Model confidence (mean pLDDT): 81 of 100. The RNA shown here (transfer RNA) has 73 nucleotides and comes from a Patescibacteria group bacterium. The sequence was found in a public genome assembly. Rfam family: tRNA. Rfam classes the family as a transfer RNA.
Order: sequence, then structure tokens, then C1' cells
RNA sequence: GCGCGAUUAGCUCAGUUGGUAGAGCAGUCCAUUUACACUGGAAAGGUCGGGGGUUCAAGUCCCUCAUCGCGCA
Repeated sequence: GCGCGAUUAGCUCAGUUGGUAGAGCAGUCCAUUUACACUGGAAAGGUCGGGGGUUCAAGUCCCUCAUCGCGCA
């Protein structure tokens, strides 16, 4: 330099044919306990890596940049 893949909650990851962004864990609160843990319940937490384009509508499609991984030279 070229090709491929990845980037979504604090962490690990889903997200179908473009149509209201989700789960588990962690953290917070409540119940339970003398207390802690376990268990049960509730609420909260998101610029979907940055920018641009297409569309009535983009996590999803297109372009570009960045970071990481793999391969080729």
C1' cells in the first nucleotide's frame, strides 16, 4: 500500500426485509437477613466510533475518516 472483518449501555454481546434501540452481567433502590451473601422485584443507564449522503423514515444502505484484528504484498 491492497483486501476482509469489527466498532451498539460501565463490561460481554444481540438487533430479522430500513419502520418506537434490547438482553445478560456490573452499579443503584426496595423486599428478605442481626448483618453480609444468595434469591426476588423495581427504576436508571445510549450522539448506535466521527462526519457526510440516499430515504417520508437509517444501528441497518452508500461515501469518507479514525481505531482494533486477520491476511496479502